[in-house]
């Protein structure tokens, strides 16, 4: 930083996707460790259970335990002592019982705390939040500082005892009692509050010191004797409160919204202003600068993305708010209208004896539930840190810390070095190899995690460690346990193989898959990233695709139909003031955190700490160029007057003439009107046509124009009234009075609508006639509403200049319309309008270019992907039609502009062609022959399909061919070629068989003696006219022997792409001049090759025969003159005269010439086009078959046969049949052509000279002449067709052959629509050869000669081509594209 996607290709304009980053995520697939974070984003759905806010006995009185002590009593033991020897005293233990101390323990009275800290965001568009400010409108328990005080007195309530309701929570009533509980009273430095006052201040209201009258209100005590604590005041601090500027989302398809509502006066209340309540007066407050209403949302610090400006987002962390099952409401207190308080009401859960009570997990765990999703009913108060205590200390799910999850961010590892038979082994292969890969195998080696044993932290100034025997060390062990995911067609890095076969299936866009898929699915490779990796979802980026930084609006989506004008915005010169807006400079603020710089702490990083640093507000103080405000002047902007001017401007009244139709009359007669032709109408009832008179209505010809007016819409005959508004001239006046315009309001073509006139002509709708497959149309005959008037409506139109208004500036040329000023033929200055043409400039380009789409400034409307749709729904407007506003869903990957290049056009323009035309002869009708189709068949092989497939492959299907069909046979094979192992093999005879074949019998060759050929077996592989001409080579048709197709350089165009190739000539020709931003070039054209056609030179056999000899014969001798052959050459070049032409190229005539303007004819086919034909001529990739889709045989079929086309051949006569007699040319020829001779009527046999041919032969040429005959008929015309009898070919003529003879003797008597071919030695007619071949269905094919026309006025139309143009929604290219309707 960009990139895909609209086209054939090009440039823009425009969406649509995609490469980045980020998450409280979630889901596949995978998963080794550690630090540090994090983790109900859905049901503010319900919640079992535990804990989460107590603590003080040093406030107070009880209860209660232990201990000491004291006394008293009951009973029991009992040292000792006295003795009445069974009584007494009697230390002392033990039970019971009261007081007293001391320690502890607390249910209650009391005090402080439960307004903190924890969750959570449902609600809130709000002074809720943020920022800056303000209380002279206030409060703050605890703590700090400072002054002063604590005298004396009262009465009660709980505990607690009795008594009593209830099941139970809970009460009820009686009675006792204490305090730092409660209430009076004194006492008041000083404070409140009333009242009048003096000084000083301040932004109102007011404040502050002062003093002096009234008047009010205080307290508690405990002790250990050291203190603690408690009243009052006044200040600090902290932490509330209330106001206020500013800033805070969408929708106007919400436009009015408000009664305590706005304000005032009093009073209540508040800690306190305040309609905060409330009485009363008042009628106000608010709103296009968006009020109300609706939706949706906790705000912030930040976080994420951005180059930024911005846009998304409000988890964790931190601050404000706000809730607490839902709705209210208050009380307690500094403080709450109060998450683990109170009360009511509601839902819902429990519990209940049915009376009646209990609950609030959006505290931490946990559960159900919902959800793609989201953790432990864990430790500990050891450590910050809170609550109460004097204190110890008790309490804290705040918090510290473990434990779950790869959710995130960072770090580590999963081994390191050697290792080349580049192992096996997978993949791929052109079979050589190439890759996986130094990768692994081995060896030698460490040891991070991990494992084993050992020590052990800090975190704690004395003690106290939950984490934790944890972090870390050190120490054993052993490569041992630890790699996935995506992608691999372009965009974006990575290719191959097989399977699939428009199936299955990918896909983020744009697109893959229909038999060779780098895109689907697997596999080998590979690229990316890695304990992760991909998808999904969302945001932000690319998106300058709402553009402030940074868009546009003639044609791409976008200029209101046009005015007037309100709000608002913008504003000429100058001079003073003033500082709001801008400038600078100080301070204040802007928490922490985060982020950026810079340092340090964990081994590093993340993470953590520590130092400096910002945007924005906000005061003050300074500065005035510019905006802005005040005042004041100017005159150039704007107006105004004043002289002048052009006009279809605009109302209204009035008139006038042609024309049209009607009406009346007259002449006058069949037809008139009407169309491409016609027909519907009209006309003998007298039309049309003419002529006279008359009536109505619209509309104004010529003048007319590329003119003129007007804001637009428009606006036309003439005349008068009435009226807007430009324009010029002048510079008198006024003094910025201007520009623009959201809403408003006025005007507004045409068709419409009311209502009431009017009505010739024209004319929706309707008829009616043509036209047409139809023809609810064009066309044609009629005709209603309208069309015109007056008055009211509608309010649209390609209402366009597809261009919104002023203003200013920025070459020039040419018309026209109005005025002015100088000149006086035409000229020149200049304002206004209104055209063309043109520079710079812009512009995607087309184009615009002083009338801007160019440079600038101001203002307004409009756009924001195409379709749905200007549609729905609301909303307003109409009488209605209908306008105005203005959506979503769905839905596509485009939709579009301007240009290019081709195609194509029932556009144009020019030019060719047997294109038509003018001709001649065919075809289509008959028969017969071959070829297609179709039917048919076991098969009737297969290909060819419009021109360019059908007498085409096939230059010759009776076997064979042959590929097809039934059947009968073979499997290493009918053919190639290697290994291996065997062999008396092959042939031959014999037999069976239709033959392939099978079975028995004999039986070896060569050799250098190793082998070798041959033949058998086995393995490799042979064969395949099996498929794919759309994998393909060659080669070929075909446009078309059309005249084209292109290419460097240079130019121009942003670019596709032009130029050159276009234009004027000319040509068969992009042939050639000419000109020209082009200039050369190369593939075609043409010419160089052939063959005809005239001439010469040379030669002369088997050709030739003029003259000499000779023969039946050029037979022979002899010639070389001629024809002929070969071979080499001449000859044509617009070369030469005349016109015409641009001094051209060339064309016309001529002349000479065998030939004259390419001299005729072949060979020769340019870039392409048709996925044109051929895998069955051949070759060949992938595919398929393999005792069978291969190979052999014998028969059979390619030869059917209702029929359809197609290409010939023979006819229909008399230009002709028949019968007798002339003249060619090219050509074959030894398994051949064959002569003569001889048989046969004849096919043809028999003999066979001669010939490998210029000698020999095929061979006879026919048409044609002549002559006779025949005399217009189904014929002496036509031969098909059948009978019959023969030749010939071949192994075989039944399917299936040709020919020959005798009979036979069909259809046809010139062919409907339509349709081919040919411009000269052609057409047409004749026949003759060849090749394929044993023969031959050839009547094709290919070549040759004889005889030989007729016509072209011309290019309008029918096909085809070619050049240039012109539209184009075509590009697969008009056999395109597309629209509807139905499926």
């Nucleotide at each position: 930083a960009g990139a895909g996607u609209u086209u054939g290709a090009u440039c823009c304009u425009g969406g649509c996707u995609c490469a980045g980053g980020a998450u409280g995520a979630a889901c596949g697939c995978u998963g080794g460790c550690g630090g540090c974070g994090u983790g109900c984003u859905u049901a503010a759905c319900a919640c079992a259970u535990g804990c989460a806010a107590g603590u003080c006995g040093a406030a107070c009185g009880g209860a209660g335990u232990u201990g000491u002590u004291u006394c008293g009593c009951u009973g029991a033991g009992g040292c000792g002592a006295g003795c009445u020897u069974g009584c007494u005293c009697a230390a002392u233990u033990c039970u019971u019982g009261a007081g007293a101390c001391a320690a502890c323990u607390u249910a209650g009275u009391g005090g402080c705390g439960g307004a903190c800290g924890g969750g959570u965001g449902a609600g809130u568009a709000a002074c809720g939040c943020g920022u800056g400010g303000g209380u002279a409108a206030c409060c703050u328990g605890c703590c700090g500082u400072a002054u002063g005080c604590c005298g004396g007195g009262g009465g009660a309530c709980a505990a607690c005892a009795g008594u009593u309701a209830g099941a139970a929570a809970u009460g009820a009533c009686u009675g006792c009692u204490a305090a730092u509980a409660c209430c009076g009273c004194a006492u008041a430095a000083g404070c409140g509050c009333a009242c009048a006052g003096u000084a000083c201040c301040g932004c109102a209201u007011g404040g502050u010191a002062c003093g002096g009258u009234g008047u009010g209100a205080a307290a508690a005590a405990c002790u250990c004797c050291g203190g603690u604590g408690g009243c009052a005041u006044a200040u600090g601090a902290u932490g509330g409160a209330c106001c206020c500027g500013c800033g805070u989302c969408u929708g106007a398809u919400u436009a009015g919204a408000u009664a305590g509502u706005u304000g005032g006066u009093g009073a209540g209340g508040u800690a306190a202003c305040g309609g905060c309540u409330c009485a009363c007066c008042a009628a106000g407050g608010c709103g296009a600068c968006g009020a109300u209403c609706a939706g949706u949302a906790g705000c912030c610090g930040a976080c994420c993305u951005g180059a930024g400006a911005g846009g998304g987002u409000a988890a964790u962390c931190g601050g404000c708010c706000a809730c607490a099952u839902u709705g209210g409401a208050a009380c307690u207190g500094a403080g709450a209208c109060a998450c683990g308080g109170u009360c009511c009401a509601a839902a819902c859960u429990c519990c209940u004896a049915c009376g009646g009570g209990a609950g609030g997990c959006a505290g931490c765990a946990g559960u159900g539930g919902g959800g793609a999703a989201u953790a432990u009913u864990g430790c500990a108060c050891a450590a910050u840190g809170g609550g109460c205590g004097a204190a110890a200390g008790c309490c804290u799910g705040a918090u510290g810390c473990a434990g779950c999850a790869a959710c995130g961010c960072c770090g580590c590892g999963u081994g390191a070095a050697g290792g080349a038979u580049g192992a096996a082994g997978g993949u791929c292969u052109u079979c050589g190899g190439a890759u996986c890969g130094u990768a692994a195998a081995c060896u030698u080696c460490u040891g991070u995690c991990c494992u084993u044993g050992g020590g052990g932290a800090a975190g704690a100034u004395a003690a106290u460690g939950a984490c934790g025997g944890u972090a870390c060390c050190c120490u054993u062990g052993g490569a041992g346990g630890a790699a996935g995911c995506c992608c691999c067609g372009g965009c974006u890095a990575a290719c191959u193989a097989c399977g699939u076969g428009c199936c299955a299936g990918c896909a983020g866009c744009c697109g893959c898959g229909g038999u060779a898929a780098u895109a689907c699915g697997u596999a080998g490779g590979g690229g990316g990233c890695a304990a992760g990796c991909g998808u999904u979802a969302u945001c932000c980026g690319g998106a300058u695709u709402c553009a402030u930084u940074g868009g546009g609006c003639g044609u791409a989506a976008a200029g209101c139909g046009c005015g007037c004008g309100u709000a608002g915005g913008c504003g000429g010169c100058u001079u003073g003031c003033u500082a709001a807006g801008c400038g600078g400079a100080a301070c204040c603020u802007c928490u922490a955190a985060c982020c950026c710089g810079a340092g340090g702490g964990c081994u590093c990083a993340a993470c953590c700490c520590c130092c400096g640093g910002u945007c924005g507000g906000g005061u003050u103080c300074c500065g005035a160029a510019c905006u802005g405000g005040c005042a004041g002047g100017c005159u150039c902007g704007a107006g105004u007057g004043c002289g002048g001017u052009a006009g279809g401007g605009g109302c209204a009244a009035g008139u006038g003439g042609a024309a049209u139709u009607c009406c009346a009359u007259g002449u006058g007669u069949a037809g008139c009107g009407g169309u491409g032709g016609a027909a519907u109408g009209c006309g003998c009832a007298g039309a049309u046509a003419u002529a006279u008179g008359g009536a109505a209505g619209a509309a104004c010809a010529c003048c007319g124009a590329u003119g003129g007016c007007g804001a637009a819409g428009g606006c036309a005959g003439c005349u008068u009234g009435c009226u807007g508004g430009g324009c010029c001239g002048u510079c008198a006046c006024u003094g910025a009075c201007g520009c623009u315009g959201a809403g408003g309001u006025g005007c507004g073509a045409a068709a419409g609508c009311g209502u009431g006139g009017g009505g010739a002509g024209c004319g929706a709708a309707c008829a009616g006639g043509a036209u047409u497959a139809g023809a609810u149309a064009c066309c044609c005959u009629g005709g209603u509403a309208g069309u015109c008037c007056a008055c009211g409506c509608c309010g649209u139109a390609a209402a366009c200049g597809a261009u919104g208004g002023g203003c200013g500036c920025u070459a020039g040329g040419u018309g026209u319309g109005g005025g002015g000023g100088g000149a006086u033929g035409a000229c020149c200055c200049u304002c206004c309008g209104u055209g063309c043409c043109g520079c710079a400039g812009c512009u995607a380009a087309c184009g615009c270019a002083u009338u801007a789409a160019g440079c600038g400034c101001c203002c307004c409307g409009c756009c924001u992907g195409g379709g749905g749709a200007g549609u729905a729904c609301g909303g307003c407007c109409g009488c209605a039609a209908g306008g105005c506003u203005a959506a979503a869903a769905c839905u596509c990957a485009a939709a579009g502009g301007a240009a290019u290049u081709g195609a194509c056009g029932g556009g144009g323009a020019c030019c060719c062609g047997c294109a038509c035309a003018a001709g001649c002869a065919g075809c289509g009708g008959a028969g017969c022959a071959u070829g297609u189709g179709g039917c048919u068949u076991a098969a009737u092989u297969c290909g060819a399909a419009g021109c360019a497939a059908c007498g085409c492959g096939a230059a010759g299907a009776a076997c064979c061919u042959u590929a097809c069909c039934a059947g009968g046979g073979c499997u290493u094979g009918a053919c190639a070629u290697g290994c291996a192992g065997g062999u008396g093999a092959a042939g031959c005879c014999g037999g069976g068989g239709a033959a392939a074949c099978c079975c028995g019998g004999u039986g070896g060759c060569c050799u250098a003696a190793c082998g070798g050929a041959g033949c058998c077996u086995g393995c490799g592989c042979a064969g395949g006219u099996g498929g794919u001409g759309c994998a393909u080579g060659g080669c070929u048709g075909u446009c078309g022997u059309c005249a084209g197709c292109u290419c460097g350089u240079g130019u121009c165009g942003u670019g596709a792409g032009a130029u050159g190739u276009u234009u004027g000539g000319u040509u068969a020709a992009g042939u050639c001049c000419a000109g020209c931003a082009a200039c050369g070039a190369g593939c075609g054209c043409a010419a160089c090759c052939c063959c005809c056609g005239u001439c010469g030179c040379a030669u002369g056999u088997u050709g030739c025969c003029a003259g000499c000899a000779u023969u039946a014969a050029g037979u022979u001798g002899g010639g070389g003159a001629c024809u002929c052959g070969u071979g080499c050459g001449a000859g044509a070049c617009u070369g030469c005269c005349g016109g015409c032409g641009u001094c051209a190229a060339g064309c016309c005539g001529g002349a000479g010439g065998a030939a004259g303007g390419u001299g005729g004819g072949g060979a020769u086919g340019a870039c392409g086009u048709c996925a044109a034909g051929u895998c069955a001529g051949c070759a060949u990739g992938g595919c398929c078959c393999u005792u069978a889709c291969a190979c052999c045989u014998g028969g059979g079929g390619c030869u059917a046969c209702a029929c359809a086309c197609a290409u010939g051949c023979u006819a229909c006569a008399a230009u002709g049949g028949g019968u007798g007699a002339a003249c060619a040319a090219u050509g074959g020829g030894c398994a051949g052509c064959a002569a003569a001779g001889c048989g046969g009527u004849g096919a043809c046999g028999c003999c066979g000279a001669g010939c490998g041919a210029a000698u020999c032969u095929c061979a006879a040429a026919a048409a044609u002449a002549c002559a006779c005959u025949c005399u217009c008929a189904g014929u002496u015309c036509a031969g098909a067709u059948u009978g019959g009898a023969g030749u010939c070919u071949g192994c075989a003529a039944c399917u299936c052959g040709a020919c020959u003879c005798c009979a036979u003797g069909a259809a046809g008597u010139c062919g409907g629509a339509a349709u081919c071919g040919c411009u000269a030695g052609u057409a047409a007619a004749c026949g003759c050869a060849g090749g394929u071949c044993a023969g031959c269905u050839a009547a094709a094919c290919u070549g040759c000669g004889u005889u030989g026309a007729a016509u072209a006025c011309g290019u309008u139309c029918c096909c085809g081509g070619g050049c240039c143009u012109u539209g184009u929604a075509c590009a697969c290219a008009c056999c395109g594209c597309c629209c509807g309707u139905c499926a």
This is a predicted structure of a 1383-nucleotide RNA (small-subunit ribosomal RNA) from an uncultured bacterium. Rfam family: Bacterial small subunit ribosomal RNA. The prediction has a mean pLDDT of 85. RNAcentral holds the sequence, with entries from ENA and Greengenes.